SAM riboswitch aptamer (S box leader) from a Flavobacteriales bacterium, 104 nucleotides, folded computationally.
């Protein structure tokens, strides 16, 4: 980096360095940000995808734990864009993206 499968509900921030951006990309919107953005570091936390532990089970599997591997800690994946339904509000789906596990 490509492919496959699953999920995208809920949840979870303090400090230090830094010094103007950030919310994936394009466009529009909306928002966060000198009461300090991105990034990096430390500590803490959330979650439970994989491994491990425990319980149940013949197994499949279910429940639980949170030690290990990831991930994450404003806003539904911030919203819309394409399709369907709808007078509208809105609803459903898709694309794209993110994460995990597997595989090449």
């Nucleotide at each position: 980096c490509a492919c496959u499968u699953a999920u995208c509900a809920c949840g979870a921030a303090a400090g230090g360095u830094g010094g103007a951006g950030g919310g994936a990309u394009u466009a529009g919107g909306c928002c966060c940000u000198g009461u300090g953005a991105a990034a990096c570091c430390u500590u803490g936390g959330c979650a439970a995808c994989c491994u491990g532990g425990u319980c149940g089970g013949a197994a499949a599997c279910g429940a639980u734990u949170a030690a290990g591997g990831u991930g994450c800690c404003a806003a539904c994946u911030c919203c819309u864009a394409c399709c369907u339904c709808g007078c509208a509000a809105g609803a459903g789906g898709g694309a794209a993206g993110a994460u995990a596990a597997g595989c090449g």

Model confidence (mean pLDDT): 87 of 100. NCBI's taxonomy places the organism under Bacteria, Pseudomonadati, Bacteroidota, Flavobacteriia, Flavobacteriales. It was read from a public genome assembly, where an Rfam model found it.